Two RNAs folded together computationally: RNase P RNA and transfer RNA, 433 nucleotides in total. Rfam match: Bacterial RNase P class A. By type it is a ribozyme.
[in-house]
RNA sequence: CGAGCCAUCCGGGUGAUCGCGGCAGCGGUGAGCUGUCGAGGAAAGUCCGGGCUCCAUAGAGCAGGGUGGUGGGUAACGCCCACCCGGGGUGACCCGAGGGAAAGUGCCACAGAAACAUACCGCCGGCCAGUCGGCCGGUAAGGGUGAAAAGGUGCGGUAAGAGCGCACCGGCGGCGUGGUGACACGCCGGCCAGGCAAACCCCACCCGGAGCAAGGCCGAGUAGGGGGAGAUGAGGUGGCCCGCCGAUCCCCGGGUAGGCCGCUAGAGGCCUCCGGCAACGGAGGUCCCAGAGAGAUGGCCGCCGCACCGACCACGGUCGGUGUACAGAACCCGGCUUACAGGCUCGCUCCCUUA
RNA sequence: CGGGAUGUGGCGCAGCUUGGUCAGCGCGCGUGCCUUGGGAGCACGAGGCCGGGGGUUCAAAUCCCCCCAUCCCGACCA
Numbered sequence: 001c002g003a004g005c006c007a008u009c010c011g012g013g014u015g016a017u018c019g020c021g022g023c024a025g026c027g028g029u030g031a032g033c034u035g036u037c038g039a040g041g042a043a044a045g046u047c048c049g050g051g052c053u054c055c056a057u058a059g060a061g062c063a064g065g066g067u068g069g070u071g072g073g074u075a076a077c078g079c080c081c082a083c084c085c086g087g088g089g090u091g092a093c094c095c096g097a098g099g100g101a102a103a104g105u106g107c108c109a110c111a112g113a114a115a116c117a118u119a120c121c122g123c124c125g126g127c128c129a130g131u132c133g134g135c136c137g138g139u140a141a142g143g144g145u146g147a148a149a150a151g152g153u154g155c156g157g158u159a160a161g162a163g164c165g166c167a168c169c170g171g172c173g174g175c176g177u178g179g180u181g182a183c184a185c186g187c188c189g190g191c192c193a194g195g196c197a198a199a200c201c202c203c204a205c206c207c208g209g210a211g212c213a214a215g216g217c218c219g220a221g222u223a224g225g226g227g228g229a230g231a232u233g234a235g236g237u238g239g240c241c242c243g244c245c246g247a248u249c250c251c252c253g254g255g256u257a258g259g260c261c262g263c264u265a266g267a268g269g270c271c272u273c274c275g276g277c278a279a280c281g282g283a284g285g286u287c288c289c290a291g292a293g294a295g296a297u298g299g300c301c302g303c304c305g306c307a308c309c310g311a312c313c314a315c316g317g318u319c320g321g322u323g324u325a326c327a328g329a330a331c332c333c334g335g336c337u338u339a340c341a342g343g344c345u346c347g348c349u350c351c352c353u354u355a
Numbered sequence: 356c357g358g359g360a361u362g363u364g365g366c367g368c369a370g371c372u373u374g375g376u377c378a379g380c381g382c383g384c385g386u387g388c389c390u391u392g393g394g395a396g397c398a399c400g401a402g403g404c405c406g407g408g409g410g411u412u413c414a415a416a417u418c419c420c421c422c423c424a425u426c427c428c429g430a431c432c433a
Stems, first nucleotide, its partner, number of pairs: 002350004007345001009343002012304004017299002020038007040326001044337002047335005052211004059242001061240002064207005069083005084098001085096004099202002104200002106196003120143002122139007151169006170192002172189007215261004225252005235245002254432003268287008305324008356429007365382004375413001384400005406422005
């Protein structure tokens, strides 16, 4: 220099002007004025997990759902970190729903003899015929079918063959050593067993239901009207049974679509130190940073920045044009996923060249 | 804002449970026959790769995950 891997951050700046929302102050608290604060890395999808609120303090069993290598982190998780195993890459590194198929059941279309236990062609032996061949038996090396056919390669062996015997490799089982563990390594044993669990299932662990339109208080208004169910238990309770609370519940009709709380100071941001490989944890300091109601953060102009294009050029630049994404809080937080013009930076790898 | 359902020829739907020989039904469309002509009827045919992408599997409309679109429900009082 080129090609790449990984992580992190930014995602325009500034001035003028016209506006918008919250809060505080001033103003006969009336118009208004002043000060201050005012979107995001995803505020999104609502896919997970928690906080919070109500219903037993969230209870027992079954059913149902979820997760799935090991160890750790965390409030919790399907997230994150480290490691193991498998696969890919020359490498940095990336990907993996990664428990169990020797508990059982089921499925494996078409083709094929046979889809998990068999023999179509073939090979070999015996008998008959002795010309094609036929019958009985052995075999699974070869052919054929298929996504998949009784471990693979080689040597021996045999009538032909075969883990039948042996060597190496793969799997499984046992033992030993190391490791918290997944697992790795070594030795022994011919033990050799098809695939699918994002099919039922088995094993281990987790999960009560609803959701801020939760829920609480106040006010206004109406027909406190009609029908049905209900202490022999409605409803809470989105499957069933028990338990607990327990007097209202459903439908039609009617009325109101108002105010306050919940509501934003929080598993909060930033900096430093310590522990830890890391995720993260602990201590100290410092800062306050939207909160509303169908919902405010925008428009225009000038200059600068960045990218691209064109023209000129004294190669330093100058001028003109175009573009500057995705999107947008609504109870809050931790993740994941998806969308995103363009750009900065940390660390690392490979190739080439030079020293 | 919260909760739920659906997506398969032009239209309305089945198939998804238990993956295969699966893409089918009705209406519509085209051609031919029938008719003097049209309709009806009869025969034949075209038209979808199952909303999009990825994964599991030998094999996916079907099982799993992520997006997209459409539709439905939900206020309080008495």